This is a predicted structure of a 127-nucleotide RNA (c-di-AMP riboswitch aptamer (ydaO/yuaA leader)) from a soil metagenome. Model confidence (mean pLDDT): 75 of 100.

């Protein structure tokens, strides 16, 4: 000094390398009428949440790992929005049988991570 991300800014009281504190703003999530969508039986494994991170191939006696592709997703360099070169992700975790949309109103979170002398390069356009 950039990036993903909602995780940011103001006061206070503490501290002195300096917060698992307090309020307040702002920002992001989740529950929850009517109406609307749904709608029989039977069986099964919730029509579950945040997230971009889903689905699927081969190899294994299974499963795991590690690959193979894939819906989707970031950034692509310092004003900003598109496009192309290139280049990388495609996780992980709550909840516990209960949750469709949903105003009033209620709960909850405001971390964590990661990049660096280069393709940090091109092309069309705002301001």
């Nucleotide at each position: 000094c950039g990036c993903c991300g909602a995780a940011c800014c103001c006061g206070g009281c503490a501290c002195c390398u300096g917060g698992u504190c307090c309020g307040g703003g702002u920002g992001g999530g989740g529950g929850a009428a009517a109406c609307c969508c749904a709608a029989a039986a039977u069986c099964u494994c919730g029509a579950g949440g945040c997230g971009a991170a889903u689905c699927u191939c081969a190899c294994c006696a299974g499963c795991g790992a590690g690959g193979u592709g894939u819906a989707g997703g970031a950034g692509g360099c310092g004003c900003u929005u598109u496009c192309c070169a290139g280049c990388c992700c495609g996780a992980g975790c709550c909840c516990g049988u209960c949750a469709g949309c949903u105003a009033a109103c209620u709960c909850c979170c405001a971390a964590g991570g990661u990049g660096a002398c280069a393709g940090a390069g091109g092309a069309a356009g705002g301001a």